RNA sequence: GCCUCAGUGGCUCAGCCUGGUAGAGCAAUUGCCUUGUAAGCAAUAGGUCGCCGGUUCAAAUCCGGUCUGAGGCU
Repeated sequence: GCCUCAGUGGCUCAGCCUGGUAGAGCAAUUGCCUUGUAAGCAAUAGGUCGCCGGUUCAAAUCCGGUCUGAGGCU
C1' cells in the first nucleotide's frame, strides 16, 4: 500500500442482505418477598446505532468519504 470483517444502552450481542415505532441477556435503580442477605417476581431509567456527507416521504440498514480495532496479502 491492497483486501476482508467489526464499531448499536455500563458489558456481551441481535437487527443491516430485503429502508418503515431501536431490541435481547447480564448489570443498575425502585418495589414485592425474607428475621436479614442472596435468589426469585414486578416495574423503571439508560443508546438520535464510531464520525461527516449524499440518496429517499422516511436511513442503524443503501451510496461516498473518514477514524479506530482485528485478520490476511505484499